[in-house]
Molecule: transfer RNA
Organism: Minisyncoccales bacterium
RNA sequence: GGGCCUGUAGUUUAGCGGUAAAAUGCCUCAUUUGCAAUGAGGAGAUUGUGGGUUCGACUCCCACCGGGUCCA
Repeated sequence: GGGCCUGUAGUUUAGCGGUAAAAUGCCUCAUUUGCAAUGAGGAGAUUGUGGGUUCGACUCCCACCGGGUCCA
C1' cells in the first nucleotide's frame, strides 16, 4: 500500500427497514448478627464520526476514524 471482517450500556454479545434486547457489573429493598448467595425493583445507549437512499435507517450505500486478519 491492497483485500476481507468488525465498531450497539462499565464489560461481553443479540438485533433481515417500523418505539433497541440479554447476560454480567452498578444502585435500592427483602432475607442474614454480618458477608456471600437468592428474590423483587431501578438507573444506565445521541447504535464510532459525517453524508446519501427511504415516509421511516442499528439495519442498505459512500467516505473517514479505530480494532482484527490475510497478501505484498